[in-house]
Molecule: transfer RNA
Organism: Exidia glandulosa HHB12029
RNA sequence: GGCCUGCUGGCGCAAUUGGUUAGCGCGUCGAGCUAAUAACUCGAAGGUUGGCGGUUCAAGCCCGCCGUGGGCCA
Numbered sequence: 001g002g003c004c005u006g007c008u009g010g011c012g013c014a015a016u017u018g019g020u021u022a023g024c025g026c027g028u029c030g031a032g033c034u035a036a037u038a039a040c041u042c043g044a045a046g047g048u049u050g051g052c053g054g055u056u057c058a059a060g061c062c063c064g065c066c067g068u069g070g071g072c073c074a
Base pairs, nucleotide, nucleotide: 001073002072003071004070005069006068007067010026011025012024013023019057028044029043030042031041032040050066051065052064053063054062
């Protein structure tokens, strides 16, 4: 330098061919249960989907550039 691939709550991951309010687990917070803790049960908060543009009636998803992690080639 070229090519491939990932980037979505604190963490790990979903989201079919672009379409309803972006979901799941863990964690966190509150309540219940208990003598108490854990476990268990119920409830809640937490995301402007890496950044900036573009296409579209509509973008997590498509296109361009940039950033960053991983891999391959030279």